The RNA shown here (c-di-GMP-I riboswitch aptamer) has 85 nucleotides and comes from a Synergistaceae bacterium. It was read from a public genome assembly, where an Rfam model found it.
[in-house]
RNA sequence: AACUCGAAAGGGCAAAACCGCCGAAAGGCGGUGACGCAAAACCGCGGGUCUAAAGCCGAAGGGCCAGGACAGCCGGGUUGCCGAA
Numbered sequence: 001a002a003c004u005c006g007a008a009a010g011g012g013c014a015a016a017a018c019c020g021c022c023g024a025a026a027g028g029c030g031g032u033g034a035c036g037c038a039a040a041a042c043c044g045c046g047g048g049u050c051u052a053a054a055g056c057c058g059a060a061g062g063g064c065c066a067g068g069a070c071a072g073c074c075g076g077g078u079u080g081c082c083g084a085a
Stems, first nucleotide, its partner, number of pairs: 005083002012037002017032006035072001041078003045075003048070003055064003
């Protein structure tokens, strides 16, 4: 010095719930709030999950479908603070 790793310190992020806004929904953003997190920073690339507006099918109830969403489901990629063992 680097990799693995995760003690300490300083700091960082912020689940559920509630409120407001956006959205057809899933969900997102902001506020309050902390369950947790060393990548809980970024990228939908592989798998998975959620939704189903438009579209298609159906006589109808309804069904199918991602070009929508989840990075805090798993894997992968990119970047990155500190430095005990």